Small-subunit ribosomal RNA, 3' minor domain from a Bacteriovoracaceae bacterium, 151 nucleotides, folded computationally.
Context: one part of a larger RNA
């Protein structure tokens, strides 16, 4: 760049954002009802196997005191597994509640940006002065009734 001016909303496109949203969605975590229970310790039994100690045979060494082997029986300690109650109790299944997190056809808001569509509300007396409550109505700005201001 001053009326060929500025300016307003509804439709449209494009973009970003939060929201609703059927999927009796989904994950993940805390709590818990049932049910299953791995392990630990505790206890009933339980006894492989180690090992003292006596008897009674056999058998060796020694001159003797002593001493070495075995074989059977008896008595004592010690004690693996395995078993039986129990008691802590991980961990999983199924469900219930709460927290977080996240997909989802599609509705419906805002915000942007434009050189896109419809009129032309509002700046001049903007061609029906404008605003403010308020009520009803209209594609849209907007109209129309009542009550107010006057910026």
């Nucleotide at each position: 760049c001053a009326c060929c001016g500025c300016c307003c909303g509804u439709c449209g496109c494009u973009a970003c954002u939060a929201c609703c949203g059927a999927u009796u969605g989904a994950a993940u975590g805390g709590c818990u009802u049932a049910g299953u229970g791995a392990g630990g310790c505790c206890u009933c039994u339980g006894g492989a196997g180690c090992u003292g100690g006596g008897a009674u045979c056999c058998u060796g060494a020694g001159a003797a005191a002593u001493u070495g082997g075995g074989a059977u029986u008896u008595u004592g300690g010690u004690g693996a597994a395995a078993c039986u109650g129990g008691u802590c109790a991980a961990a999983c299944u199924u469900g219930g509640u709460c927290a977080u997190u996240u997909a989802g056809a599609g509705g419906a808001a805002g915000u942007a940006a434009a050189a896109g569509u419809c009129g032309u509300a509002a700046c001049a007396a903007g061609g029906u002065u404008u605003c403010c409550g308020u009520a009803g109505g209209u594609g849209a700005a907007c109209c129309u009734g009542c009550g107010g201001a006057a910026g």
The coordinates come from a structure-prediction model, not an experiment, and the mean pLDDT is 81. Its Rfam family is "Eukaryotic small subunit ribosomal RNA". Clan: SSU clan. Its family is annotated with ribosome and structural constituent of ribosome in the Gene Ontology. For this family Rfam cites "The comparative RNA web (CRW) site: an online database of comparative sequence and structure information for ribosomal, intron, and other RNAs" (Cannone et al., BMC Bioinformatics, 2002). The RNAcentral record of the full RNA draws on SILVA.